Record summary: The RNA shown here (small-subunit ribosomal RNA) has 1453 nucleotides and comes from an uncultured organism. The prediction has a mean pLDDT of 81.
RNA sequence: UCAGGAUGAACGCUAGCGGCAGGCCUAAUACAUGCAAGUCGAACGGCAGCGGGUCCUUCGGGAUGCCGGCGAGUGGCGGACGGGUGCGUAACGCGUAUGCAACCUACCCAUCACAGGGGGAUAGCCCGGGGAAACUCGGAUUAAUACCCCAUAAAGCAGGGGUUUCGCAUGGAACUAUUUGCUAAAGAUUUAUCGGUGAUGGAUGGGCAUGCGUCUGAUUAGUUAGUUGGUGAGGUAACGGCUCACCAAGGCGACGAUCAGUAGGGGGUCUGAGAGGAUGAUCCCCCACACUGGCACUGAGAUACGGGCCAGACUCCUACGGGAGGCAGCAGUAGGGAAUAUUGGUCAAUGGGCGAGAGCCUGAACCAGCCAUGCCGCGUGCAGGAAGACGGCCUUCUGGGUUGUAAACUGCUUUUCUACGGGAAUAAAAAGGUUCUGCGGGACAAAUUGCAUGUACCGUAGGAAUAAGCACCGGCUAACUCCGUGCCAGCAGCCGCGGUAAUACGGAGGGUGCAAGCGUUGUCCGGAUUUAUUGGGUUUAAAGGGUGCGUAGGCGGAUAAUUAAGUCAGGGGUGAAAGGCAUUGGCUCAACCAAUGAAUUGCCUUUGAUACUGGUUAUCUUGAGUUCAGUUGAGGUGGGCGGAAUUUAUGGUGUAGCGGUGAAAUGCAUAGAUACCAUAAAGAACACCGAUAGCGUAGGCAGCUCACUAAGCUGAAACUGACGCUGAGGCACGAAAGCAUGGGGAGCGAACAGGAUUAGAUACCCUGGUAGUCCAUGCUGUAAACGAUGAUCACUCGCUGUUGACCCUAGAUGGUCAGUGGCUUAGCGAAAGCGUUAAGUGAUCCACCUGGGGAGUACGUCCGCAAGGAUGAAACUCAAAGGAAUUGACGGGGGUCCGCACAAGCGGUGGAGCAUGUGGUUUAAUUCGAUGAUACGCGAGGAACCUUACCUGGGCUCGAAUGGUAGUGGACGGUACGAGAAAUCGUACUUCCUUCGGGCUGCUAUCAAGGUGCUGCAUGGCUGUCGUCAGCUCGUGCCGUGAGGUGUUGGGUUAAGUCCCGCAACGAGCGCAACCCUUAUACUUAGUUGCCAGCACGUGAUGGUGGGGACUCUAAGUAGACUGCCUGCGCAAGCAGAGAGGAAGGAGGGGAUGACGUCAAGUCAUCAUGGCCCUUACGCCCAGGGCUACACACGUGCUACAAUGGCGCAUACAGAGGGUAGCUACAGAGUGAUCUGAUGCCAAUCUCAAAAAGUGCGUCUCAGUUCGGAUUGAGGUCUGCAACUCGACCUCAUGAGGUCGGAAUCGCUAGUAAUCGCGCAUCAGCCAUGGCGCGGUGAAUACGUUCCCGGACCUUGUACACACCGCCCGUCAAGCCAUGGGAGUUGGGAGGACACUGAAGGCAGUAACCGUUAAGGAGCUGUUUAGGGUUAACCAGCGACUGGGGCUAAGUC
Repeated sequence: UCAGGAUGAACGCUAGCGGCAGGCCUAAUACAUGCAAGUCGAACGGCAGCGGGUCCUUCGGGAUGCCGGCGAGUGGCGGACGGGUGCGUAACGCGUAUGCAACCUACCCAUCACAGGGGGAUAGCCCGGGGAAACUCGGAUUAAUACCCCAUAAAGCAGGGGUUUCGCAUGGAACUAUUUGCUAAAGAUUUAUCGGUGAUGGAUGGGCAUGCGUCUGAUUAGUUAGUUGGUGAGGUAACGGCUCACCAAGGCGACGAUCAGUAGGGGGUCUGAGAGGAUGAUCCCCCACACUGGCACUGAGAUACGGGCCAGACUCCUACGGGAGGCAGCAGUAGGGAAUAUUGGUCAAUGGGCGAGAGCCUGAACCAGCCAUGCCGCGUGCAGGAAGACGGCCUUCUGGGUUGUAAACUGCUUUUCUACGGGAAUAAAAAGGUUCUGCGGGACAAAUUGCAUGUACCGUAGGAAUAAGCACCGGCUAACUCCGUGCCAGCAGCCGCGGUAAUACGGAGGGUGCAAGCGUUGUCCGGAUUUAUUGGGUUUAAAGGGUGCGUAGGCGGAUAAUUAAGUCAGGGGUGAAAGGCAUUGGCUCAACCAAUGAAUUGCCUUUGAUACUGGUUAUCUUGAGUUCAGUUGAGGUGGGCGGAAUUUAUGGUGUAGCGGUGAAAUGCAUAGAUACCAUAAAGAACACCGAUAGCGUAGGCAGCUCACUAAGCUGAAACUGACGCUGAGGCACGAAAGCAUGGGGAGCGAACAGGAUUAGAUACCCUGGUAGUCCAUGCUGUAAACGAUGAUCACUCGCUGUUGACCCUAGAUGGUCAGUGGCUUAGCGAAAGCGUUAAGUGAUCCACCUGGGGAGUACGUCCGCAAGGAUGAAACUCAAAGGAAUUGACGGGGGUCCGCACAAGCGGUGGAGCAUGUGGUUUAAUUCGAUGAUACGCGAGGAACCUUACCUGGGCUCGAAUGGUAGUGGACGGUACGAGAAAUCGUACUUCCUUCGGGCUGCUAUCAAGGUGCUGCAUGGCUGUCGUCAGCUCGUGCCGUGAGGUGUUGGGUUAAGUCCCGCAACGAGCGCAACCCUUAUACUUAGUUGCCAGCACGUGAUGGUGGGGACUCUAAGUAGACUGCCUGCGCAAGCAGAGAGGAAGGAGGGGAUGACGUCAAGUCAUCAUGGCCCUUACGCCCAGGGCUACACACGUGCUACAAUGGCGCAUACAGAGGGUAGCUACAGAGUGAUCUGAUGCCAAUCUCAAAAAGUGCGUCUCAGUUCGGAUUGAGGUCUGCAACUCGACCUCAUGAGGUCGGAAUCGCUAGUAAUCGCGCAUCAGCCAUGGCGCGGUGAAUACGUUCCCGGACCUUGUACACACCGCCCGUCAAGCCAUGGGAGUUGGGAGGACACUGAAGGCAGUAACCGUUAAGGAGCUGUUUAGGGUUAACCAGCGACUGGGGCUAAGUC
């Protein structure tokens, strides 16, 4: 991080049907319009309007409450229910359980009792007035179930007395044949009834109080004045500071008060194994609210959503004077928003209000409409069908695979669809009728009433007919290929894809998943035991407080008794319904709905139990403490004393340096230092002893001694009797540095100065030196304050040291307790490790942690003189940071060892000239590649043309070359001429073979062209290098959770992982070595072209000839060397010995041979090859040019600089090779290169061929030379079609630089270096001084492994693993982001304050006015109070400037 589940969802693509649910989460924003609460004429006066009757009539109409009925009005009941919303509220608001002996309750039920008499008003109607309207004023008259008075009156209310009884308290209840006072009523009517009054009881609904539970923040720690309590009074239905007067000073709070923020609560819902976590839509219960705030009235009930009054904001009307309004009811509108529906139908059912009833009202409710918003169900067909069709896609491409039985085609079915037809349930009442009943009421028969609805459902007919999409396919995660793109475009939940072969981007084909839906996004739970109650941790990963004492708290030894709070068991009550679960049942199933059951883990109450915990009482001694005796120690505080050293001072001796360092210098010193001696002073620290020794709680403590003081341990077992452990806050102590005041100051020594080092050196080193270090007093309060390990108690194998004390024994030794070390068993641990001094096993308490960075920072608060400390975030950002261990690699880490690695030597390079290669530059082109070692005399073992790939120009287009097939022809070609630079073109002449199958060849057609174009980072093959270094691995076993280890390490030894010994290893493979070639010795065999000792012949001379095989040699085989023998050392392997023997001695010399791998090393230009690219050209042909350029730089070489030499003459000795388009003897010509002639040889025969250095003799005599030969001039030779660019060689002439080479650097250890020549390949010739071979002459040195380089093994550290050419830190510069401070500025400020103002209403008081005098009212006054005003705290926004932080591309130092 993802896979799961969920959602009132939204968005994208898509969409056939039905059932059941759900539908403003945002603006408690504003609302047009309609509807949402009325009803009763059986309470009343009446009668506007409607219908009817009657009367009158001028025929227009008028009159009449007479009837049905009824507007407005009086009156009654209901508008406190139902419906909506979640603003406020952290509260007795809600939940749960109780209490009210402190209460109310209309309508309803039951019981008891009663209803007598009287009175005055008022609305309406009528008349008049005001106003735009809303409405209102005045007059006259009138009714009631409206209002008032009198009577009656108790079991009511208020008060007094008595008796009985009950309760946890205040107190309550019952009775009274006891007493005093007060209080009621209404009628209507169809005479059946209904209604009224009082009382008691019930039911229902409420009110109040209490226990428990109920979010976050302590960077909110103190709060409260009616506050807490009391007495009295008032008020209320009722208790109560609810209110008031007086009195007291309380109340709440670390078990979190107060304050701030957020939030309606619950049943439930989602998730989860559960415990929990999140949530509070729909349905149910409770609460709160109704434009905002306040207030009361009415009433049984309201502080009243569709009532009232006042204030405010807003909207509307207005005649400007005034008025009206409140959708958070149902629809609907605007706005907001990602987003949420119809201005529908009906009261048929259910329910509500009123009514006697009919009935009326009811946006409650029941239905319908819209929306895939969700859940559930159904369908889009089924069977057969292989030419495995066409098409698509892929491909290893004459083919195959896949789409795919899929389609076509044949048969079948008809859910759904269309048409037609039939057609429910929900309905049964009530009223009315009959009948029964004492009354409530019951029974029976018939009739009427349906919005949804002609719907559900059923039947018939038709016909596969009407119906499939979305996402994904790199891993997690089911599903793969092609094309396009080329770090672009894009993807992405995490890891990560994309830079030319992308299963990851886009498209396609195919596949996978789900399906009328599928994906995406948001949110919640899960996984996450990643906050851990279940169920985590703290040595090193984050995390033990620096240490102690100790308060609260938590926990706590043994015995007995008692109690019964916790605990356990049984009973009772409650835990609403719905939901969830189980079982049944109803819709065709399911979703959905219903019934029954269990459950509801909780709370209250009661009865028991008493082991454990708690309380109380009594006792005990083992925990703890006290006492006595002994003992230990750098434990602490204060005082005194001491010696060594250092520095300074004085005096003396003495003279030129001292001092310091890697080396120096600064510094000191002739004014006498350093050094030495003597004397004196000062301050600080205490050598040796001294130790994995001691003491202390930690910090810490060290000369000796005195005083005071604390502690531990051991022994004894007298005393107390659980007095104990831990310890949030708190208090004390607390290294060094630092601060304050006053002393002191020898040495040392931050800062500072100077000298060095260095690129720099604000450092390391040196010379000085101030604070400080020391003392006293006070502060600071932190450290890697570490055992990185909190304290206490108990338990759990051992071995071995040491300190203190004691016991036994024999002075050996053994034992006990308390410390302090090492190793180790079990166990633990991620491992490292810990392991009776636990990090083991348990118990108790405290502290702390929860990814890295930001940051121990900011703000706030507390402490501090300051420095600073304590507490301690967030925004933002990253996908890691981290621990332990493993394998490598690396180290200016260690150990061992090797190598021409150094050293010891010899000779070079670097300086000169030239040759050659490279870079650079130039050019039309200077073709391309190779670039540290491991490119640079390399590819190239031969660039004048060719080669040749490059450039310029001229040409060709199935092509310059090769093969196949078919057809056709006998040509092609050659010669000559012409054009041309040639390629090429034109003209003329000439012209096949044959075994008859064909061959050869041209042309035409066709299939395959061609490319030294790109990619060596797509590849094969080949090669370089580490390195001829000694390593690299495997099987089985063992060890480890694992990576991995062991083996392969160790001790020896070797050139070697060579061998031996040991060993949890035992074996094996690739490497090493050996086997192979060559060389060194001998033997055997064989003797031509080689050889010639002896024999013979012959020559001027020669193995020239006969012959021979002895020798050399040739070339085949064999032998030989193995530490085999001896001595010494060693266990052995082996080493040493100038050992013996031997041609050779310890691998005899040389070669071939190159492990696993490394360097994306080199090569697409040897070759091969994937992909890409060009196709009248990036292919092919031709001519000329270029690859050979030239200021310069580098590499590799040659020749020199000379006398160990040059030159001249003479003269000796090789090996290995080559040769017919060749090597050439010999002769001649030429100074010569060479030429002419001529001979031998396809080679142990002939030839190249002269080897050279060497040797002998001569000359030169130290010089730019008789050294050196570059360069240049002239003349030639040779090869070749052709030597101009651009060949080699010869002759003559010329005679440059150079006199041994700076820093630096290379090769070589013996037949080697050095030096000398010879040959070969390539090749016409040659730029060859190169390369590869061959022989001749032939040294020096190695003490040794400290150092440089490279390598091997072991070990160690690591923050590296692209592996030190690694990693990585900070400042600065640029951009972006969030954030702290900040003069100020803007907004909020419900709580606080005020000598401000103050509506309605309540309460209190009150002379004038009203009222009948009264009750009462108006008015006035006071008080309370919403609101307004002022204001501080507090909380936010913005803010010039400023501080640090984070992230960014390859910037800078």